[in-house]
RNA sequence: ACGUGCUCCGGGGUCGGUGAGAAUCCGAACCGGCGGUGAUAGUCCGCGACCUCCUGCGAACAGGGGUUGAUCCGGUGAAAAUCCGGAACCGACGGUGAUGCUGGCCCCGGCCAGCGAGUCCGGAUGGAAGGUGGCACGG
Repeated sequence: ACGUGCUCCGGGGUCGGUGAGAAUCCGAACCGGCGGUGAUAGUCCGCGACCUCCUGCGAACAGGGGUUGAUCCGGUGAAAAUCCGGAACCGACGGUGAUGCUGGCCCCGGCCAGCGAGUCCGGAUGGAAGGUGGCACGG
């Protein structure tokens, strides 16, 4: 070198407003897995996970498919959609909501239904891409 075992490996909710009641509405704010890319990436290319299908075998588990969000302008430079300046955008599934939106009803005071969370709760004390990661043993 290599082999075996163990192990590491996801972040962010505060303040004010409205209201009977909000971490979900409104206004500010905060966060960004892994690899690659002539220069450093949440937005470029790919991977993983979530979701879903098939197969092994009924399960655990393993393998193979599918789906999967969002960026531009200027500057510097040999080279940047990655740096600097500016202005934007995105964030699965289930749960929870009454103030917002839509529709309906109506005694005009309200009622009913639907929609509505990246940060809250849950699957998850899980899994995982990945790296010359870490430790031990063999060698």
This is a predicted structure of a 139-nucleotide RNA (FMN riboswitch aptamer (RFN element)) from Microbacterium sp. ZXX196. The model forms 96% of the base pairs in the Rfam consensus. Its Rfam family is "FMN riboswitch aptamer (RFN element)". Rfam's curators write: The RFN element is a highly conserved domain that is found frequently in the 5'-untranslated regions of prokaryotic mRNAs that encode for flavin mononucleotide (FMN) biosynthesis and transport proteins. The organism belongs to Microbacterium, within Bacteria. Its mean pLDDT, the model's own confidence on a scale to 100, is 76. RNAcentral holds the sequence, with entries from Rfam.